This is a predicted complex of two RNAs, RNase P RNA and transfer RNA, with 413 nucleotides together. Model confidence (mean pLDDT): 76 of 100. Rfam match: Bacterial RNase P class A. Rfam classes the family as a ribozyme.

C1' cells in the first nucleotide's frame, strides 16, 4: 500500500425573530405566560397480533399458508444456534431445504428410443456373398437439459455389478450426539428429471376491517298516538296555525375510539445468541383536508442548500428507496523491517 | 387510508391446464379503376411494464418493484 467481507454510529447542533397544530396555567372575555411537536424507512400493505363488528351447536369438506432439527417470542411466512447442500484462495456469503419404489401428467424440437427402447457399431448363427434374416449386447458412435449408478481390472463369442477394489445410492446393525445429522461394519448392485404441474403426508387458519364500531346529533324529515269536527259506538274521511308521547331516519356534522404501550433509555444477571429476569429513570405529535415550517446568526465538520422521504387507530417483523462522512473487527495480495 | 383488478404490435383485445405468441382496426406493396374509394393477395411490425428466481425450457409458474384504474365515508 490496494482489493474485499462482516457488523455499527449515524442522516447535524444552539441561539433570536416571524408563523401553525395540540396540551397545561392565567383571566370575565380579548388574550398572555410555559412547555410540546415526523421516520429509519412514516412506504410497499407482503406476513404476525392487538382493537373492534358480522357469524358461529360440535365436527367435516373444499379453499388457502407453511415445510431439515433445536430454541426464542404474545404470534408469524420472523429472529437465533445447529445440521445438509451449493459459491469463493480466505475473511464469509446463499438455500420455497418434506415426499418423485402411493397414484396421474408433462418432457416441444432432435433423437432408433424420454421409461422403456437396438439407428450405427460389435458378436454368434444362418441364407449366402460386398449384403439379408434371426439372436445377443447399453462397453463405443450418434441426438438431447437429460440415455441402461461413475472409474479402473477381471471376465467374455463380443459384452454386462457377471466378479472384485476406490466413490456414489439404498437396507440393516453398532457407536456419538437433544435432535436434524455424522460415522464405522456387513448386505446388495438399484425406478431419469419435473411437485414455485395435479397430488401425498404433518401443522395451522371463520369473515371483515378506524371510511371498523359506538354515542349526540341540525332537519319546514317520516310515522304512530293523544285532540277537535262527521258519529249513538266501531271503521273510516277531514282539520291540525298549536301541544305533548313514542318510534324511525339522519348532513361528505359533532364528540369518543385515539396514543402509557409485548413502550423507550441506564445498569446488572442468565444464555454462544435470538431473547429473557431484576433494578433505576423518563413521557416521547396526535392533526381530520390535515401543523411540524420560513430567515438569520454562531459552532462541529473537508463539507451539511443538497440522500430516500411527510404520522392518519396502535405494535412486532420483512421488504424495497436512500447523498456524503465516521468508527470496529476480519481476509487476501503485493512491499519494507 | 383501506381493499380489488389491469399492464401482450400505432389502437382496442384473446392466448394463462409451461414447448419457441395471435385476432380486429391501422400500416406497406401489387391487382381489378381513368382517378379516388372499395374488395382481393401478399407482406412488416412485439426482448409479453421492469428486475430476480424454479425448469431443459417462463407471455404463462413465484417473489420483489413500476404504472394505470375501480370499488369503500350520504343517500331515510
Nucleotide at each position: 500500500u490496494g482489493a474485499c467481507c462482516g457488523g455499527g454510529c449515524a442522516g447535524g447542533g444552539c441561539a433570536g425573530c416571524u408563523g401553525c397544530u395540540g396540551g397545561u396555567g392565567c383571566u370575565g372575555a380579548c388574550g398572555c405566560a410555559c412547555g410540546a411537536g415526523a421516520g429509519g424507512a412514516a412506504a410497499g400493505u407482503c406476513c404476525g397480533a392487538g382493537c373492534c363488528c358480522c357469524g358461529c351447536a360440535g365436527a367435516g369438506c373444499a379453499g388457502g399458508a407453511u415445510a431439515a432439527c433445536g430454541g426464542c417470542u404474545a404470534a408469524c411466512g420472523g429472529c437465533c444456534g445447529c445440521c445438509g447442500g451449493g459459491g469463493g484462495u480466505g475473511a464469509c456469503c446463499c438455500c420455497a431445504g418434506g415426499g418423485a419404489a402411493a397414484g396421474u401428467g408433462c418432457a416441444a424440437c432432435a433423437g432408433a428410443g424420454a421409461g422403456a427402447u437396438a439407428c450405427c457399431g460389435c458378436c454368434c448363427g444362418g441364407c449366402a456373398u460386398u449384403g439379408c434374416c434371426g439372436g445377443g449386447u447399453a462397453a463405443g458412435g450418434g441426438u438431447g437439459g437429460a440415455a441402461a449408478g461413475g472409474c479402473g481390472a477381471g471376465g467374455u463369442a463380443a459384452g454386462a455389478g457377471c466378479u472384485c477394489a476406490c466413490c456414489g445410492g439404498c437396507a440393516u446393525g453398532g457407536u456419538g450426539g437433544a435432535g436434524a445429522c455424522a460415522u464405522c461394519a456387513u448386505g446388495g448392485c438399484c425406478a431419469u428429471g419435473u411437485a414455485a404441474a395435479c397430488c401425498c403426508u404433518a401443522u395451522c387458519c371463520g369473515g371483515a376491517g378506524c371510511a371498523a364500531c359506538a354515542c349526540c346529533g341540525a332537519c319546514u324529515u317520516g310515522a304512530a298516538g293523544u285532540g277537535g269536527u262527521c258519529u249513538g259506538c266501531u271503521c273510516g274521511g277531514c282539520c291540525c296555525a298549536u301541544a305533548c308521547u313514542u318510534c324511525a331516519g339522519a348532513a361528505g356534522g359533532g364528540u369518543g375510539g385515539c396514543u402509557u404501550g409485548a413502550a423507550c433509555g441506564g445498569c446488572u444477571c442468565a444464555g454462544c445468541a435470538a431473547u429473557g429476569g431484576g433494578u433505576c429513570g423518563u413521557c416521547u405529535a396526535g392533526a381530520u383536508a390535515g401543523a411540524u415550517a420560513g430567515c438569520u446568526g454562531c459552532u462541529u465538520u473537508c463539507a451539511a442548500c443538497g440522500a430516500c422521504a411527510g404520522a392518519a387507530c396502535u405494535c412486532g417483523g420483512c421488504u424495497u428507496a436512500c447523498a456524503a462522512c465516521c468508527c470496529c473487527g476480519g481476509u487476501c495480495a503485493c512491499a519494507u523491517c | 387510508c383501506g381493499g380489488g383488478g389491469u399492464g401482450u404490435a400505432g389502437c382496442g383485445c384473446a392466448g394463462g391446464u409451461g414447448g419457441u405468441a395471435g385476432c380486429g382496426c391501422a400500416c406497406u406493396u401489387g391487382a381489378c379503376u381513368g382517378g379516388g374509394g372499395g374488395u382481393c393477395a401478399a407482406g412488416g411490425g412485439g426482448c409479453c411494464g421492469c428486475a430476480g428466481g424454479u425448469u431443459c425450457a417462463a407471455g404463462u409458474c413465484c417473489u420483489g418493484u413500476c404504472a394505470c384504474u375501480c370499488c369503500g365515508a350520504c343517500c331515510a